[in-house]
RNA sequence: GCGGUCGUAGCUCAGCAGGCAGAGCGCCACCUUGCCAGGGUGGAGGCCGCCGGUUCGAAACCGGCCGACCGCU
Numbered sequence: 001g002c003g004g005u006c007g008u009a010g011c012u013c014a015g016c017a018g019g020c021a022g023a024g025c026g027c028c029a030c031c032u033u034g035c036c037a038g039g040g041u042g043g044a045g046g047c048c049g050c051c052g053g054u055u056c057g058a059a060a061c062c063g064g065c066c067g068a069c070c071g072c073u
Stems, first nucleotide, its partner, number of pairs: 001072007010025004019056001027043006049065005
């Protein structure tokens, strides 16, 4: 330099014909308990790597850029 895969919540990942952003773990509060652990109920937290484009509508499709990993020269 070229090609490929990936980038979504604090972490690990879903969301595979464009139509209200989700799960598990973790975190907070309350209940349960003599205390802890465990269990139960509820809650907070991301506008989807960044910038544009297409579209009535984009996490998703197109382009550019950044980053991680893999391969090639």
A computed fold for a 73-nucleotide RNA from Actinoplanes sp. 13, annotated as transfer RNA.
NCBI's taxonomy places the organism under Bacteria, Actinomycetota, Actinomycetes, Micromonosporales, Actinoplanes.
The sequence is in RNAcentral, with records from ENA.
Rfam family: tRNA. Rfam classes the family as a transfer RNA.